[in-house]
A computed fold for a 314-nucleotide RNA from a Candidatus Bathyarchaeota archaeon, annotated as Archaeal signal recognition particle RNA.
The source organism's lineage runs through Archaea, Thermoproteati and Candidatus Bathyarchaeota.
The model forms 92% of the base pairs in the Rfam consensus.
Rfam family: Archaeal signal recognition particle RNA. Its Rfam clan is "SRP clan". Rfam links the family to the GO terms SRP-dependent cotranslational protein targeting to membrane, signal sequence recognition and signal recognition particle, plasma membrane targeting. By type it is a non-coding RNA gene.
RNAcentral holds the sequence, with entries from ENA.
The coordinates come from a structure-prediction model, not an experiment, and the mean pLDDT is 77.
The gene name in the source record is ffs.
RNA sequence: UGGUGGGGGACCGGGAAGCUGGUCGUUUCCUGUUACCCGAAAUCGACCUAUGCGGGGGUCCGCUAACGUCUUGGAGCGGCAUUUCCGACCAGGUGUAAGACCCAGCCGUCGACUGUGACAUCCUGCCCCAUCGGGCCGGCGGCGGGGGAGCGUCCUCUGAAGGGAGGGCUGCUACUCCCUAGCGGUCGAAACCGGCGAGGCCCGGAAGGGAGCGGUCGUAAGGUCGACGUCCGACGCUGGUGGGAUCACAGGGUGGAGGAGAUGACUGGGACACCUCACCUGGAAGGAGUGCCCAUCUAGGGCGGAUGCCACCA
Numbered sequence: 001u002g003g004u005g006g007g008g009g010a011c012c013g014g015g016a017a018g019c020u021g022g023u024c025g026u027u028u029c030c031u032g033u034u035a036c037c038c039g040a041a042a043u044c045g046a047c048c049u050a051u052g053c054g055g056g057g058g059u060c061c062g063c064u065a066a067c068g069u070c071u072u073g074g075a076g077c078g079g080c081a082u083u084u085c086c087g088a089c090c091a092g093g094u095g096u097a098a099g100a101c102c103c104a105g106c107c108g109u110c111g112a113c114u115g116u117g118a119c120a121u122c123c124u125g126c127c128c129c130a131u132c133g134g135g136c137c138g139g140c141g142g143c144g145g146g147g148g149a150g151c152g153u154c155c156u157c158u159g160a161a162g163g164g165a166g167g168g169c170u171g172c173u174a175c176u177c178c179c180u181a182g183c184g185g186u187c188g189a190a191a192c193c194g195g196c197g198a199g200g201c202c203c204g205g206a207a208g209g210g211a212g213c214g215g216u217c218g219u220a221a222g223g224u225c226g227a228c229g230u231c232c233g234a235c236g237c238u239g240g241u242g243g244g245a246u247c248a249c250a251g252g253g254u255g256g257a258g259g260a261g262a263u264g265a266c267u268g269g270g271a272c273a274c275c276u277c278a279c280c281u282g283g284a285a286g287g288a289g290u291g292c293c294c295a296u297c298u299a300g301g302g303c304g305g306a307u308g309c310c311a312c313c314a
Stems, first nucleotide, its partner, number of pairs: 001314006008061005013031005021048005036056004067304009078293005084288003089283007098276002101270005107264004113258001120254006127244008135235001137233003140229002144178004149173003152169007183226005193218004201210003
């Protein structure tokens, strides 16, 4: 220097985001191989040219290899960017007045009402005012006068006493008559209102009379119920008369055939606050274009692997 053999060498994913001073991993997402298993790892695990760590397993190749890497083209799932284009739709603004909207006229259609009476008109009721009544409820109210009798009281005359006769006053009264709208029933009780007045008491010769307790009868004041009342008030009660107002509703009279509704088209007018329409401004899911990245596939080329190590031979 050349040759032969050996020793060994590779693969079991990749990308974006996230995290990090930085790299890989556990995390999320996209994607490939018929290719792994177990363990720990986001207050993180291993590292500092880092392209995971610890323990196992499988497959391929064996120096013209497996495989890795760089690069030139094509295809391509997915992603990012964009001062480009389209864009359903949203918001705001402006505008005409065409559609939708409102009114009216005419024509057609439809379903009803109507000689058991349409349109119209009149009267009345319903409404308001005034006035005059009724009803119901509540409040309030209880006239005045005369007469008789009695009680009370004053005076005159008289009698031997108890008493008797007459006149007046007007205080009271439950009797009676008249008037008044202005009463009735019932209860009521008196030591102090009145009638009768046993017994007893007083005057008396007697007769008789007197005051009068108990008792009894009747009653004032008053309570209560009812009736009444020229009176007062209240009531979502009701009637008459007159006047006023009158959309609707109800009843009735006159009268004698239409009046009213919905809908479609047309015509004329109106309004535009809302809807539709047009324009402007801004936004916008999404799509297209362009650029970049990219799993994966594919056609090539270069480099590494193969420097090098061990042994033998020449």